Context: one part of a larger RNA
RNA sequence: UGACGGGGGCCCGCACAAGCGGUGGAGCAUGUGGCUUAAUUCGAUGCAACGCGAAGAACCUUACCAGGGCUUGACAUGUGACUGCAUACGACCUGAAAGGGACGUAGCCUUCGAGGGUGUCACACAGGUGCUGCAUGGCUGUCGUCAGCUCGUGCCGUGAGGUGUUGGGUUAAGUCCCGCAACGAGCGCAACCCCUAUGUUUAGUUGCCAGCAUGUAAUAAUGGGAACUCUAGACAGACUGCCUGUGAAAGCAGGAGGAAGGUGGGGAUGACGUCAAGUCAGUAUGGUCCUUAUGUCCUGGGCUGCACACGUGCUACAAUGGGUGGUACAGAAGGAAGCAAGACCGCGAGGUGGAGCAAAUCCUCAAAACCAUCCCCAGUUCGGAUUGGAGUCUGAAAUUCGACUCCAUGAAGUUGGAAUCGCUAGUAAAGGCGUAUCAGCUACGACGCCUUGAAUACGUUCCCGGGCCUUGUACA
Numbered sequence: 001u002g003a004c005g006g007g008g009g010c011c012c013g014c015a016c017a018a019g020c021g022g023u024g025g026a027g028c029a030u031g032u033g034g035c036u037u038a039a040u041u042c043g044a045u046g047c048a049a050c051g052c053g054a055a056g057a058a059c060c061u062u063a064c065c066a067g068g069g070c071u072u073g074a075c076a077u078g079u080g081a082c083u084g085c086a087u088a089c090g091a092c093c094u095g096a097a098a099g100g101g102a103c104g105u106a107g108c109c110u111u112c113g114a115g116g117g118u119g120u121c122a123c124a125c126a127g128g129u130g131c132u133g134c135a136u137g138g139c140u141g142u143c144g145u146c147a148g149c150u151c152g153u154g155c156c157g158u159g160a161g162g163u164g165u166u167g168g169g170u171u172a173a174g175u176c177c178c179g180c181a182a183c184g185a186g187c188g189c190a191a192c193c194c195c196u197a198u199g200u201u202u203a204g205u206u207g208c209c210a211g212c213a214u215g216u217a218a219u220a221a222u223g224g225g226a227a228c229u230c231u232a233g234a235c236a237g238a239c240u241g242c243c244u245g246u247g248a249a250a251g252c253a254g255g256a257g258g259a260a261g262g263u264g265g266g267g268a269u270g271a272c273g274u275c276a277a278g279u280c281a282g283u284a285u286g287g288u289c290c291u292u293a294u295g296u297c298c299u300g301g302g303c304u305g306c307a308c309a310c311g312u313g314c315u316a317c318a319a320u321g322g323g324u325g326g327u328a329c330a331g332a333a334g335g336a337a338g339c340a341a342g343a344c345c346g347c348g349a350g351g352u353g354g355a356g357c358a359a360a361u362c363c364u365c366a367a368a369a370c371c372a373u374c375c376c377c378a379g380u381u382c383g384g385a386u387u388g389g390a391g392u393c394u395g396a397a398a399u400u401c402g403a404c405u406c407c408a409u410g411a412a413g414u415u416g417g418a419a420u421c422g423c424u425a426g427u428a429a430a431g432g433c434g435u436a437u438c439a440g441c442u443a444c445g446a447c448g449c450c451u452u453g454a455a456u457a458c459g460u461u462c463c464c465g466g467g468c469c470u471u472g473u474a475c476a
Stems, first nucleotide, its partner, number of pairs: 001476002003473003007470007015460002019423005026315008034306002042053002064301007073125001077124006085117001087106004092101003108116002127290002130288003136284001138279003141275001143273001148187006154163003167178003193267004198236007208225002212223003239261001242255005317416001321375006333364003338357002343352003382413001387408007429452007
């Protein structure tokens, strides 16, 4: 000087407390461990691995296994020799395919020096998701969006080092004020950036329709309008600016005006560093290893295996509910090998057909809610696992191993031990919708969007994590 303390002081955080909803019990989905296996490819392992890499494992992917092939190779560049040989099409034998063998038709370009291209042979080499993240770059996680981490000059100390950065106040903040052997500065904080909340203005189609006209039983439609909503450019607005109190000041408390008030709400943004943290399998890369194989092609299988254990979710256990009928209201996205309306067929998944739309124009577009009615507290008109049958769709192909529909079946489950998680407001909780990946899908995942919309916070004694000062130490 740090680190540590079941030392002290001050302070903060959904850290506790106050509340709301969960997990832990059940069934299923998914990841992991373990076991099994020819193989169940590899990585990630306290917080910070475990719906993680994977924004899609039937083949492919694919790296794994079994079997069958190839060896200048699936891919790149170069050298030498040979080469009526490119390239395209057709067809034969063998084979599971890849591959191997053999054949026909049309048939190379050219400046005529030989060059270019293709193939064969030979050689340099290619290739490796082989190893080492403890050789590395780059990127990322975490402490932590915590308020810290340092430097120049000066001063103090033999020196390590200190001071500044400590102190008194204050703040979300090393934020600001005052003081002080310090005076300044840098990286962080804040602001500058984006979205959102209010208004003004400009513009008015594909969006809008108040008023006017035509029209209709009414709606629509048409003309028209530029008001309103909206769209998207520009600007205004919030600064403790004003008032009162308090204070040395910084600031704090209250008030006014205002759509918004003291960081308005959200996002992006992550200092010096820590964990030899993670990644050689995203890519790059040193070293090392393989080179008729640890490379490469193909068929089939596996990654989906199941006495079990754990994590993360979905669905429930019901009456604030379930069924049936009626009826309303979004936002954000996506659409050409695409989105697909009206119509017809089917109980349905879906099929036929195809108007319109490269899109504020056309298409995909809610559900809880509300109204009426049945159920009457039961393993039920709750719950839907499992199983049997019949189908639809995608795709060469759904057996291992897809999703969905219909009929039948109708399991566990009556609110979950110890323990444990999230959340402070348009939040939690509840409800649905969309997108990426994608032929299809294991999505109940991930990322977004809107609709309905709470309760509680006395307080900082305690648990956990963190910041500053101080103290002890046999630790570095």

A computed fold for a 476-nucleotide part of an RNA from an uncultured organism, annotated as small-subunit ribosomal RNA, 3' major domain. The coordinates come from a structure-prediction model, not an experiment, and the mean pLDDT is 81. The RNAcentral record of the full RNA draws on ENA and SILVA.